[in-house]
Context: one part of a larger RNA
RNA sequence: UCCGGCGAGUUACUUUCUGCGGCUUGGUUAAGAGUCUCCGGCUCGAAGCCCAAGGGAAACCGAGUCUUAAUAGGGCGAAAUUGUCGUAGGGAGUAGACGCGAAACUGCGUGAUCUACCCAUGAGCAGGUUGAAGCGCGAGUUAUAUCGCGUGGAGGACCGAACCCACUUGGGUUGAAAACCGAGGGGAUGACUUGUGGGGAGGAGUGAAAGUCUAAUCAAACGCAGUGAUAUCUCGUUCUCUCCGAAAUAUCUUUUGGGAUAGCGUCGAGCCACUAUGCACCGGGGGUAGAGAUACUGAAUUGGAUGGGGGCCCUUCCCGGGGUACCCCACUGAACCAAACUCCGAAUACCGGUGUAACUAUCUCGGCAGUCAGUCCACGUGGGAUAAGCUGCGUGGUCGAAAGGGAAACAACCCAGAUCGUCGGCUAAGGUCCCGAAGUCAUACUUAGUCACUAAGGAAGUUAGAGUGCUGAGACAGCCAGGAUGUUGGCUUAGAAGCAGCCACCAUUUAAAAAGUGCGUAACAGCUUACUGGUCGAGCAUUCUUGCGCCGAUAAUGAACGGGAGUAAGUAUGACACCGAAGCCACGGGUUCACCUUCGGGUGAGCGGUAGGAGAGCGCUCUAGAUCAGAUACAAGCGGUACCGUAAGGAGCCGUGUCGGGGUCUAGAGGUGAUUAUGCCGGA
Numbered sequence: 001u002c003c004g005g006c007g008a009g010u011u012a013c014u015u016u017c018u019g020c021g022g023c024u025u026g027g028u029u030a031a032g033a034g035u036c037u038c039c040g041g042c043u044c045g046a047a048g049c050c051c052a053a054g055g056g057a058a059a060c061c062g063a064g065u066c067u068u069a070a071u072a073g074g075g076c077g078a079a080a081u082u083g084u085c086g087u088a089g090g091g092a093g094u095a096g097a098c099g100c101g102a103a104a105c106u107g108c109g110u111g112a113u114c115u116a117c118c119c120a121u122g123a124g125c126a127g128g129u130u131g132a133a134g135c136g137c138g139a140g141u142u143a144u145a146u147c148g149c150g151u152g153g154a155g156g157a158c159c160g161a162a163c164c165c166a167c168u169u170g171g172g173u174u175g176a177a178a179a180c181c182g183a184g185g186g187g188a189u190g191a192c193u194u195g196u197g198g199g200g201a202g203g204a205g206u207g208a209a210a211g212u213c214u215a216a217u218c219a220a221a222c223g224c225a226g227u228g229a230u231a232u233c234u235c236g237u238u239c240u241c242u243c244c245g246a247a248a249u250a251u252c253u254u255u256u257g258g259g260a261u262a263g264c265g266u267c268g269a270g271c272c273a274c275u276a277u278g279c280a281c282c283g284g285g286g287g288u289a290g291a292g293a294u295a296c297u298g299a300a301u302u303g304g305a306u307g308g309g310g311g312c313c314c315u316u317c318c319c320g321g322g323g324u325a326c327c328c329c330a331c332u333g334a335a336c337c338a339a340a341c342u343c344c345g346a347a348u349a350c351c352g353g354u355g356u357a358a359c360u361a362u363c364u365c366g367g368c369a370g371u372c373a374g375u376c377c378a379c380g381u382g383g384g385a386u387a388a389g390c391u392g393c394g395u396g397g398u399c400g401a402a403a404g405g406g407a408a409a410c411a412a413c414c415c416a417g418a419u420c421g422u423c424g425g426c427u428a429a430g431g432u433c434c435c436g437a438a439g440u441c442a443u444a445c446u447u448a449g450u451c452a453c454u455a456a457g458g459a460a461g462u463u464a465g466a467g468u469g470c471u472g473a474g475a476c477a478g479c480c481a482g483g484a485u486g487u488u489g490g491c492u493u494a495g496a497a498g499c500a501g502c503c504a505c506c507a508u509u510u511a512a513a514a515a516g517u518g519c520g521u522a523a524c525a526g527c528u529u530a531c532u533g534g535u536c537g538a539g540c541a542u543u544c545u546u547g548c549g550c551c552g553a554u555a556a557u558g559a560a561c562g563g564g565a566g567u568a569a570g571u572a573u574g575a576c577a578c579c580g581a582a583g584c585c586a587c588g589g590g591u592u593c594a595c596c597u598u599c600g601g602g603u604g605a606g607c608g609g610u611a612g613g614a615g616a617g618c619g620c621u622c623u624a625g626a627u628c629a630g631a632u633a634c635a636a637g638c639g640g641u642a643c644c645g646u647a648a649g650g651a652g653c654c655g656u657g658u659c660g661g662g663g664u665c666u667a668g669a670g671g672u673g674a675u676u677a678u679g680c681c682g683g684a
Base pairs, nucleotide, nucleotide: 001684002683003682004681005680006679011095012094013093014092015091016090017089018088019087020086021085022084023083026050027049028048032044033043034042035041036040054061055060064076065075066074067073098236099235101233105226106225107224108223109222110221117199118198119197120196121195122194123193124192125190127159128158129157130155134151135150136149137148138147139146163187164186165185167184168183169182170181171180202218204214205213239617240616241615242614243613244612249262250261251260252259253258263371264370265368266367267366268365269364270363275361277357278356279355280354281353282352283351284350290344291342292341297338298337301334302333303332304331306330307329308328309327310326311324312323313322314321315320374399376397377396378395379394380393381392382391383390404415405414406413419589420588421587422586424585425584426583430579431578432577433564434563435562439576440575441574442573443572444571445570451566457551458550461548462547464545465544466543467542468541469540470539478535479534480533481532482531484508485507486506489503490502491501514529518527519526590607591606592605593604594603595602596601618673620670621669622668623667624666625665626664627663628662634660637656638655639654640653641652643650644649
């Protein structure tokens, strides 16, 4: 992992609602008793319970009562009724209460044959090395001290086996082993190691202390019991079909992954009103969007002249006076800002009324729920950075609980809501060169493979349009020629001559020529420009708007039309076709509800669906009654099979099966349906 079997809403009592039944001259018996048969009935039994009256805390009063001074008002009642007993079902409560599952707590016991420590009594430690004290002799000293040579044999001494340990590393890691093997390592006469016997234990022991160890178990052992502890948690919860179909919100909550009440679902009953809903019209209130500023509150930019205050400067013995490209206030011009500004002010929305539409159904009461983690998209917004596939609200939609077509692929985007069948038709979004079903025409644009990612910014790309200026009295560009004189303007300067800098910027001759546009020189010189003539011969220059393009454009395996390919098969506008879905239509079948019905059926509207509500069935075991097959025996079970049914499922036939039972119908009872619980047992 697979296969087979087992495996989860039960039972008792109380209560509520619904269906059915009995009685209603209210209902009903309990314990118990009697009686019959044979284990279940029948008959007694009114004690008790519910009901028949309520209100009040109560006394108490009573169709009323309580409150109160009240005869007022108000609350709860009556008026306006069934009730009760049983049975089945849907819920609730109390019990283990759908099943499995803790970590724990408590009680009583069992453990120190493992291990930690202690006690008693035994045992073990090859071999080698070092050579303390003491002692002896000698030297030496007044005597000691001290030194030398021997002897001696101390030590948590040294090296190193047994023995004990476990520092490093390799292997092993579903191991040979639930701690091992190999190679090295440490201690090895000691706080050593070890045998045997003994001691103390679970909030306790023991501990050279690591929360260590206390039998592969230790921040509280193990066994049994309380015990089916509790689990707002996780997982699982078994056949089929039909109808409807949610929520992820509000309030409260030691509450936020839980619950209660409301909201939203379903089922039953009541109600049938212009009540809810859509649309049209009429009547309303508002202070949002927008807008505004001499209409307030505040914010804020830049001018003006005058007035006031402050600062600074000058003057002054003091009083005072003058100045100010400083600051503030007032006044005033212009332009402007605000969620917590408003002189104004919509669209919508909301409320009321009238009319109208409809295949809609609100509303009230009762049974049963589920939901309280929502998600993305569009719009209006708060937080954030006018970041987030971010987060909090509001309105709508999708998904959630929705399949189908499109978007290459793609819950939340676009189209569209799947009752079933059809080798029929029409369309939506989106498409129509090939992959791929379906296309042509017309007029423009684009040359970038743009199409087929993006911005600020940049550019004689190109299309269309508008404005201004110059232009056959010759523009624009090029070429030829001129570009002068007073004068080297004045000042400054070493110099300053058009061209370092400052000031001024005149005049003359002219077709024209600057008191000089740029380069250049130490300063001049030189080149050049403005400006003018000639040549040439037709448009030129500039600004704005606009369509489509260009650059900007850089990332890690190769990836920015889905691919091929395309100059349209790209883009824009227009025309007419076609393809395209589970949409719509056609034909046929099923089913729900409503209406009609000649009771056969017909017509119309429906039939996606999670949680969930409601309904109808299939199958299993057993019981009771009725009935059936069977002598060539039969049945269950098992194997095979091309049949029937909308499903769960059900027959028939063939084989096997050798004595057990079985089928059909009706009714009843339940240990009644498994693919999943790291489910349990067995097998592979």